[in-house]
This is a predicted structure of a 1449-nucleotide RNA (small-subunit ribosomal RNA) from an uncultured bacterium. Its Rfam family is "Bacterial small subunit ribosomal RNA". Model confidence (mean pLDDT): 83 of 100.

RNA sequence: GAUGAACGCUAGCGGCAGGCUUAAUACAUGCAAGUCGAGGGGCAGCACAGGUAGCAAUACUGGGUGGCGACCGGCAAACGGGUGCGGAACACGUACGCAACCUUCCUUUAAGCGGAGAAUAGCCCAGGGAAACUUGGAUUAAUACUCCAUAAGAUUAUGGUGUGGCAUCACACAGUAAUUAAAGCUCCGGCACUUAAAGAUGGGCGUGCGGCUGAUUAGGUAGUUGGCGGGGUAACGGCCCACCAAGCCAACGAUCAGUAACUGGUGUGAGAGCACGACCAGUCACACGGGCACUGAGACACGGGCCCGACUCCUACGGGAGGCAGCAGUAAGGAAUAUUGGUCAAUGGACGCAAGUCUGAACCAGCCAUGCCGCGUGGAGGAUGAAGGCCCUCUGGGUUGUAAACUUCUUUUAUUUGGGAAGAAACCCAUCUUUUCUAAGGUGGUUGACGGUACCAGAUGAAUAAGCCACCGGCUAACUCCGUGCCAGCAGCCGCGGUAAUACGGAGGGUGCAAGCGUUGUUCGGAAUUACUGGGCGUAAAGCGCGUGUAGGUGGCUUGUCAUGUCAGGUGUGAAAGCCCUCGGCCUAACCGAGGAAGUGCGCCUGAAACUGACGAGCUUGAGUACGAGAGAGGAGGACGGAAUUCCCAGUGUAGAGGUGAAAUUCGUAGAUAUCAAGAGGAACACCGGUGGCGAAGGCGGCUUCCUGGAAGAUACCUGACUCUGAAACACGAAAGCUAGGGGAGCGAAUGGGAUUAGAUACCCCAGUAGUCCUAGCUGUAAACGGUGUGCAUUAGGCGCUAGCGGAUUCGACCCCGCUGGUGCCGUAGAUAACUCGAUAAAUGCACCGCCUGAGGAGUACGGUCGCAAGAUUAAAACUCAAAGAAAUUGACGGGGGCCCGCACAAGCGGUGGAGUAUGUGGCUUAAUUCGAUGCAACGCGAAGAACCUUACCUGGCCUUGACAUGCAUUGUUCAAGCGGUGAAAGCCGCUGGGUCGCAAGACCGAAUUGCACAGGUGCUGCAUGGCUGUCGUCAGCUCGUGUCGUGAGAUGUUGGGUUAAGUCCCGCAACGAGCGCAACCCCUAUGAACUGUUGCCGAAAGGAUCUCUGUUCAGACUGCCCUGUUUAACGGGGAGGAAGGUGGGGAUGACGUCAAGUCAGUAUGGCCCUUACGGCCAGGGCUGCACACGUACUACAAUGCCCAGUACAGAAGGAAGCAAGACCGCGAGGUGGAGCAAAUCCCCAAAACUGGGCCCAGUUCGGAUUGGAGGCUGCAACUCGCCUCCAUGAAGUUGGAAUCGCUAGUAAUGGCGCAUCAGCUACGGCGCCGUGAAUACGUUCCCGGGCCUUGUACACACCGCCCGUCACAUCAUGAAAGCCUAUUGUACCCGAAGUCGGUUUCCGCCUAAGGUAUGGUCGGUGAUUGGGAUGAAGUCGUAACAAGGUAA
Repeated sequence: GAUGAACGCUAGCGGCAGGCUUAAUACAUGCAAGUCGAGGGGCAGCACAGGUAGCAAUACUGGGUGGCGACCGGCAAACGGGUGCGGAACACGUACGCAACCUUCCUUUAAGCGGAGAAUAGCCCAGGGAAACUUGGAUUAAUACUCCAUAAGAUUAUGGUGUGGCAUCACACAGUAAUUAAAGCUCCGGCACUUAAAGAUGGGCGUGCGGCUGAUUAGGUAGUUGGCGGGGUAACGGCCCACCAAGCCAACGAUCAGUAACUGGUGUGAGAGCACGACCAGUCACACGGGCACUGAGACACGGGCCCGACUCCUACGGGAGGCAGCAGUAAGGAAUAUUGGUCAAUGGACGCAAGUCUGAACCAGCCAUGCCGCGUGGAGGAUGAAGGCCCUCUGGGUUGUAAACUUCUUUUAUUUGGGAAGAAACCCAUCUUUUCUAAGGUGGUUGACGGUACCAGAUGAAUAAGCCACCGGCUAACUCCGUGCCAGCAGCCGCGGUAAUACGGAGGGUGCAAGCGUUGUUCGGAAUUACUGGGCGUAAAGCGCGUGUAGGUGGCUUGUCAUGUCAGGUGUGAAAGCCCUCGGCCUAACCGAGGAAGUGCGCCUGAAACUGACGAGCUUGAGUACGAGAGAGGAGGACGGAAUUCCCAGUGUAGAGGUGAAAUUCGUAGAUAUCAAGAGGAACACCGGUGGCGAAGGCGGCUUCCUGGAAGAUACCUGACUCUGAAACACGAAAGCUAGGGGAGCGAAUGGGAUUAGAUACCCCAGUAGUCCUAGCUGUAAACGGUGUGCAUUAGGCGCUAGCGGAUUCGACCCCGCUGGUGCCGUAGAUAACUCGAUAAAUGCACCGCCUGAGGAGUACGGUCGCAAGAUUAAAACUCAAAGAAAUUGACGGGGGCCCGCACAAGCGGUGGAGUAUGUGGCUUAAUUCGAUGCAACGCGAAGAACCUUACCUGGCCUUGACAUGCAUUGUUCAAGCGGUGAAAGCCGCUGGGUCGCAAGACCGAAUUGCACAGGUGCUGCAUGGCUGUCGUCAGCUCGUGUCGUGAGAUGUUGGGUUAAGUCCCGCAACGAGCGCAACCCCUAUGAACUGUUGCCGAAAGGAUCUCUGUUCAGACUGCCCUGUUUAACGGGGAGGAAGGUGGGGAUGACGUCAAGUCAGUAUGGCCCUUACGGCCAGGGCUGCACACGUACUACAAUGCCCAGUACAGAAGGAAGCAAGACCGCGAGGUGGAGCAAAUCCCCAAAACUGGGCCCAGUUCGGAUUGGAGGCUGCAACUCGCCUCCAUGAAGUUGGAAUCGCUAGUAAUGGCGCAUCAGCUACGGCGCCGUGAAUACGUUCCCGGGCCUUGUACACACCGCCCGUCACAUCAUGAAAGCCUAUUGUACCCGAAGUCGGUUUCCGCCUAAGGUAUGGUCGGUGAUUGGGAUGAAGUCGUAACAAGGUAA
């Protein structure tokens, strides 16, 4: 796009078309084929003359008339109408043929129509039967039947002549013999009848070609194929029969099976095609299933007959009847398809002389949006951009929207009134004219189902008429809100939905179409996705394992003939309709009419001869042959050889050997292993040995001999296209396997043992049987691979190897130049999706063969063939999925590789893990133990400080515009503040009772009350967010522009060679530049200089500026200099100078990004939720709870120590509700008191170290937990729950398992000091400061992390990836299966209706439908059980594959 459609929703009108696609299922009822009285005998019924009776109505009668049931007869019924069962066939289409035929009615021509006779139906009588029907008797007619005559003609027989052809033959002419016709009726016009010929029409038969599927159907056929002779037919013919022969069909697909009416055409498509065959038209077939004939011009007959069968109906049970696939209609089936309508008016048909009758053909109407076409549902104006709806950034705006309202206009359609067709021409009747006849014409009259319809006019009034039509994520035109929350649902494909859904549902809006719109089914297109036009096969599906070769296909050069293909012209046909073009008719269109074109086809005639073909004659270049000399693991057989393994015997010799990652099993004191000599036996042939050689492939390797195949080079003798390919067929065909017989050293499936392991039916080890070997046979497969069929030709080169030949040269062999064959590498053009191929093509062409068509199911099932078996070969379907696959790219990953770095390892030092305590977390507990952080990168984290507060949690008591903000309204002057009561407090209640101005009234201001908007929320979502932060990582990376390369993803740059801490720098380079990072710029620190100079420094001071110091500004370091290495450079190594040397040390600084990392509880913020509570206030409690586990710390375990005494040296901070000196009191914490200091001025300030003494290796003079007592401080308040002091107590702990952390120099370790938070403090934490002050680094194999390059990949959520198989469960389809069942079909036999034919006195025979019996084949259904297969969010067991996947697959 289309549709004979159906379904859902909706629906105003008209025109034209269409309407059981399913059950060829069954059918109630009515109708669908009759007609002719001008063929006939007649008269049942109807009507009318006439007659009889009667006043009449009326009754009876009445073939006399119109007519006519039934009957005889004629014609029709074989058409028209229906359906598509069957049929794969001369059924259909097309083109021919019949010298092998028929044809009623019709036309033309010719001839004829004379006599005679016997019956029979009807009617009547009698009988049987329920009926259907039927029997007997009597009588009768014909255009019914029979006979005779006539015979032009016809038929048959026969002998001639001529012409023609196509073999049998045909035709013409004149003969002879035999046989054979007829019907009447009449209105007198004619109509019928018979014979013959011709025509026309309709048929019959034959032939070529054309159009379905299956080879898992390969052989079929006995009347079969042909002949001779008969029979039969309209006619040919095995159509039938007798006899004879053995043929005939088939790979160009017979036979068998399945499916199917065929065609013109229809749909689609650019076409070629593909699909279909409704309506209309042509043909065929069928008429309940099957068989058969009769009649007839025509049938083996839809509304005829006989028989068999099934079914239905009637029945008096004895018998009968029936056939809608005609039109309506009914039931059933189905998703589904109409009225039991009108008329013969027209067209057509049958009969008839005609009038006419009949006609469910036909014409009309009815039903159905089933389709196509047309019309309408109004037009113009109209902004307050109304109301309402919807949305938003919400005092407002947007949109619906000129839409509505409103004003005005029109009236198609609908309604109503009136008028009103065409389709009709005739026949016929009447009349007239013409005409030889037949007949023709004029005038008038008559005939309409549709239908009072189409159409026309009037009236009325926007009045009667739009969608519960679809869609709005992309494809695909059209977007927002709400609801829902992987639910409900959507979905054509991709896919949407898990709380902000343009995808679900609703709404608003929009888009598309429109009396329709969507959905579903089917078919064509897109699909070059079966490829003729017009595809492919190295890796995506696809080259047979390989050759020989039959059919077939294909074929070199020259020439002749023919004309098969081919081409040209002409001609016949290609029905009509349809398509296309033009014109015309309905108002237009659809629709219809006329003409043309087309119909690519087939036949015939004539011609052309290039190509193809056929036939003939030649040629040598293709192909083959010949000749001699070479190369080779080519093949088959025989003989021989040495090395090695093993075994056996003997010797020497002693305790191990062997094996592995390590072991053990195993061998060995009965003497192994080792070593030496002799022997046995089997198998394989080291080195040479090579992208070397040979072979068709498989394959072939010691040496020698015999037999033998092939290729190549040289020569150019011979043949003269003998070629190439190759379905089928045949031969060969690794390994394993099988059969029989040998053989058996080594190796070695199975098997046993030992290990490994969670397991280990494996990998490893020790043994070891088949087998491996030989002979004979079978098997016939491999990643049988170059994953590349064979042959021929053409198309740049370069470098090898190998075989032969030629040239040149040499003493000779190479080297050198060239030709040919083979075998390799690189590469141009070209090809390719890319990888890659590239004269050995995957380039360009030709010839032939094989094969492919999404993945799985499956190379499986069934069937066939082969095989001893194993199995091979051929080879599906159901079902499931939306992928499977190829190549390449970027990443990521690897128990891949290379290079490099890092306290990563190593080398060291000190810790953690064990103890006690502190602190955080988990868990448990609880009314609550608030919340968050959870590998590294949570856990002394948010918290730089929970007794109340904090506080978010719990319990209880209270408040409700609120503790806090803004605005509006409101009211009486209530109010700030104070006091009182109650209470745990908050709160509640009560009392006195604002400010300014003004004399006052009052005004203003603030606060308050009440109410409304709103406040408030540490409620949820860090997976809606901003911001900030952690981490990889201070790792050296991450990118861009332009250019270039690539079809593209992308690449290049950024890789490479060096170098660096560094993508740092240098060199090279299809790249050239640039950006964010690195580095530097910034701060602190180490040295110096200048300046500055108090509160610091020096000085006793005045004062000073030498030092220390404070601060500012400079200097200095840059591989600058020298030597050296590399390539010259970058840079490295060494050195000098220097306070400092190669980024001097430290800090700040964190690229693109990753982790949906962390945070809604810092703050901000979208959405959601709460609103007398999830908000607010208060008291008390909790965050501190304790069986336990973990992290981080502190203190220790002691002598490098502890205790006591003495004594010395810092830095950096802080200080006013503060730091606090000296002094006094107290053992002490501390107290009293208070100089000084808002600070380089005053205050707070060291310890380890050092000196001396004690302790003497103990659970101690170590260690300090715990507990008791007594105190101090802060604070409303130390019970839960603070810190400190003193006295007493004196636990564990004697250096810490597996494991694990930090650190490379002023570092680790160790010692103290300060600060923030803070009333106080749990600080042993955090952040800083200074003192003392080490050890070690060979080095990069390994562990961890990272960077660059490369490689593999089946990963991309990226290895915490992917993924396989069994088992278990569920569902689905399917195979096998003892059988059972249906259908169909073969063969043989039995029986055998009707009927034709034959014989016949009765009766019988042949053939045969149906039926039966026996036995086969095929398809299908079902079947306990069973096999595998597929599928299924979270089952079990392992981990086979993808990385070297951890044993390469």